Predicted 3D model of a 74-nucleotide RNA (transfer RNA) from Cymbomonas tetramitiformis. The organism belongs to Cymbomonas, within Eukaryota. Its Rfam family is "tRNA". Rfam classes the family as a transfer RNA.
RNA sequence: AGCGGGGUAGAGCAGUCUGGUAGCUCACGGGGCUCAUAAUCCUGAGGUCGGUGGUUCAAAUCCACCCCCCGCCA
Numbered sequence: 001a002g003c004g005g006g007g008u009a010g011a012g013c014a015g016u017c018u019g020g021u022a023g024c025u026c027a028c029g030g031g032g033c034u035c036a037u038a039a040u041c042c043u044g045a046g047g048u049c050g051g052u053g054g055u056u057c058a059a060a061u062c063c064a065c066c067c068c069c070c071g072c073c074a
Base pairs, nucleotide, nucleotide: 002072003071004070005069006068007067010026011025012024013023020057028044029043030042031041032040050066051065052064053063054062
């Protein structure tokens, strides 16, 4: 070089096949409960969906190229 898998919130992941509001758990902020803490309940903030370009009314999702990580083959 070639083949396969992956890149989405601080962490771990779903969503892609079948384009149509970007979600779950933990963590974090606020509040309730408690003498207090833990547990638990309610609530909130946090995302250029790896990058560039293309298709489309509309792209995390489809197409092309590139970058990074893991594995396979010799």